[in-house]
Context: one part of a larger RNA
RNA sequence: CGUAGGAAAAUUGAAGAGAGCUAUCCUUAGUACGAGAGGACCGGGAUGGACCUACCUCUGGUGUAUCUGUUGUAACGCCAGUUGCAGCGCAGAGUAGCUAUGUAGGGAAUGGAUAACCGCUGAAAGCAUCUAAGCGGGAAGCCAACUUUAAGAUGAGUUUUCCCAUGUUUUAUACAGUAAGAUUCCUCAAAGACGAUGAGGUUGAUAGGCUGGAGGUGGAAGCAUAGUGAUAUGUUGAGCUGACCAGUACUAAUAAAUCGAGGA
Numbered sequence: 001c002g003u004a005g006g007a008a009a010a011u012u013g014a015a016g017a018g019a020g021c022u023a024u025c026c027u028u029a030g031u032a033c034g035a036g037a038g039g040a041c042c043g044g045g046a047u048g049g050a051c052c053u054a055c056c057u058c059u060g061g062u063g064u065a066u067c068u069g070u071u072g073u074a075a076c077g078c079c080a081g082u083u084g085c086a087g088c089g090c091a092g093a094g095u096a097g098c099u100a101u102g103u104a105g106g107g108a109a110u111g112g113a114u115a116a117c118c119g120c121u122g123a124a125a126g127c128a129u130c131u132a133a134g135c136g137g138g139a140a141g142c143c144a145a146c147u148u149u150a151a152g153a154u155g156a157g158u159u160u161u162c163c164c165a166u167g168u169u170u171u172a173u174a175c176a177g178u179a180a181g182a183u184u185c186c187u188c189a190a191a192g193a194c195g196a197u198g199a200g201g202u203u204g205a206u207a208g209g210c211u212g213g214a215g216g217u218g219g220a221a222g223c224a225u226a227g228u229g230a231u232a233u234g235u236u237g238a239g240c241u242g243a244c245c246a247g248u249a250c251u252a253a254u255a256a257a258u259c260g261a262g263g264a
Stems, first nucleotide, its partner, number of pairs: 001152001005163007015149004021049007033038001051106005059100004066093005071086006110144003117137004164263001166176003169172001181259004185201005206252003209248005215241003222235005
């Protein structure tokens, strides 16, 4: 820009893309077959490999604004307590998120038309012949089916709901202000390079803060007691705590502006 008014939703599916793998074991059955050796078709069940998709409950990894321990050095006047720097100083753990080696799931089943091939009926050609007319069976392949994109499918589809028939003039495929609605702007994240997408904007829990909780760390500081002391114990599952879960308008989403039909 189009989809012959303007919007908000929900859909149909022309067409496209993806997927399509395979092994072993048990059973049928040591059966059919075979002198024996050996050893099935068909059917049923189980467990794997590789590959793909999703996810983080479990097992782990990471986790540089979490917690703890600790070395050197400097500072806060000193002690104590902290902080800076040293690869996050080093080391031990670890929430969310992201992850695989973790956890789930997938290939199927089914239908249709077929290939090679196997047939029925059957003439040309009194026989024969799957073929000439006609009718069947038949594959991991083909078309559906499964997952997914999808009406720019210009053949532009369908359904539901909302908005209305305003003003100006040079009367038009014009301009203007509006409606439903949308956006700018602002707070953000299940989203993200930017756009976009999604959640919200006071009739509000969108983010921060605060409060409570979960999870993590592992027993704060101060004081007291014991010991000459290092230290230990008690107060105390203490204190601290990024992303997680709730509650709560304390802070910030104010105010405002723009676009947007009149139906050939």
Predicted 3D model of a 264-nucleotide part of an RNA (large-subunit ribosomal RNA, domain VI) from an uncultured Bacilli bacterium. The prediction has a mean pLDDT of 89.